[in-house]
This is a predicted structure of a 74-nucleotide RNA (transfer RNA) from an uncultured Eubacteriales bacterium. It was read from a public genome assembly. The coordinates come from a structure-prediction model, not an experiment, and the mean pLDDT is 84. Rfam family: tRNA. By type it is a transfer RNA. About the family: Transfer RNA (tRNA) molecules are approximately 80 nucleotides in length.
RNA sequence: GCGCCUAUAGCUCAGCAGGAUAGAGUAGCACACUCCGAAUGUGAAGGUCAGCAGUUCGAAUCUGCUUAGGCGCA
Numbered sequence: 001g002c003g004c005c006u007a008u009a010g011c012u013c014a015g016c017a018g019g020a021u022a023g024a025g026u027a028g029c030a031c032a033c034u035c036c037g038a039a040u041g042u043g044a045a046g047g048u049c050a051g052c053a054g055u056u057c058g059a060a061u062c063u064g065c066u067u068a069g070g071c072g073c074a
Base pairs, nucleotide, nucleotide: 001073002072003071004070005069006068007067010026011025012024013023019057029043030042031041032040050066051065052064053063054062
């Protein structure tokens, strides 16, 4: 230098042949339970879907560029 893959909640991930409010587990928080904790149960909260543009009625999803990480070739 060229090509490929990955980037979604604090963490680990699903969703990715475009469709309506973006989900799960776990952690943290509140409540119940308990003499107090742990465990368990319930509930709420937590996201500019890496960034910027484009396409579209509509983008986490498609296209281009950039950034970060990984792999391969030279």